[in-house]
Record summary
Transfer RNA from Brettanomyces bruxellensis AWRI1499, 73 nucleotides, folded computationally. Taxonomically the source falls in Brettanomyces bruxellensis (Eukaryota, Fungi, Dikarya, Brettanomyces). The sequence is in RNAcentral, with records from Rfam. Its Rfam family is "tRNA". The family's RNA type in Rfam is transfer RNA.
RNA sequence: CCCGUCUUAGCGUAAUGGUCAUCGCGUUUGGCUACGAACCAAAAGGUUGCAGGUUCGAGUCCUGCAGGGGGAG
Numbered sequence: 001c002c003c004g005u006c007u008u009a010g011c012g013u014a015a016u017g018g019u020c021a022u023c024g025c026g027u028u029u030g031g032c033u034a035c036g037a038a039c040c041a042a043a044a045g046g047u048u049g050c051a052g053g054u055u056c057g058a059g060u061c062c063u064g065c066a067g068g069g070g071g072a073g
Stems, first nucleotide, its partner, number of pairs: 002071002005068003010025003018056001027043005049065005
């Protein structure tokens, strides 16, 4: 330098172009307990890496950039 691939909540993940972006762990609050753990219930937490484009509508498609990992030379 060239070619795929990945980037979504604190961590790990799901999501045919179409309602309010999913689940687990974690966190917080409440219950339970003599107190904890475990268990039960609820809640908070997302500019879907950044900037543009296509579309009535983009996490998804297209372009550029940044970063991770892989391959060819």